[in-house]
RNA sequence: GGGGUGGUAGCUCAGCUGGCUAGAGCGCUACAUUCACACUGUAGAGGUCGGGAGUUCAAGUCUCUUCCGCCCCACCA
Numbered sequence: 001g002g003g004g005u006g007g008u009a010g011c012u013c014a015g016c017u018g019g020c021u022a023g024a025g026c027g028c029u030a031c032a033u034u035c036a037c038a039c040u041g042u043a044g045a046g047g048u049c050g051g052g053a054g055u056u057c058a059a060g061u062c063u064c065u066u067c068c069g070c071c072c073c074a075c076c077a
Base pairs, nucleotide, nucleotide: 001073002072003071004070005069006068007067010026011025012024013023019057028044029043030042031041032040050066051065052064053063054062
């Protein structure tokens, strides 16, 4: 330098052919329960879907660009 793949909640990940308000598990907070802790139950907080731009009535999803991680190839020494 060329190609592939991934980036979505604190962590691990889903999200189909673009379509209602972006979800799950774990974790966190409060309450219930307990002498207390844990377990369990109920409720809740937490996201500009890596950044930017474009297409569209509508983008996590399509296109372009850019940043970061991983893999392969090539080149140089």
The RNA shown here (transfer RNA) has 77 nucleotides and comes from an uncultured bacterium.
The RNAcentral record of the sequence draws on ENA.
It is recorded under the gene name trnV.
Rfam family: tRNA. Rfam describes the family as follows. Transfer RNA (tRNA) molecules are approximately 80 nucleotides in length.
The coordinates come from a structure-prediction model, not an experiment, and the mean pLDDT is 81.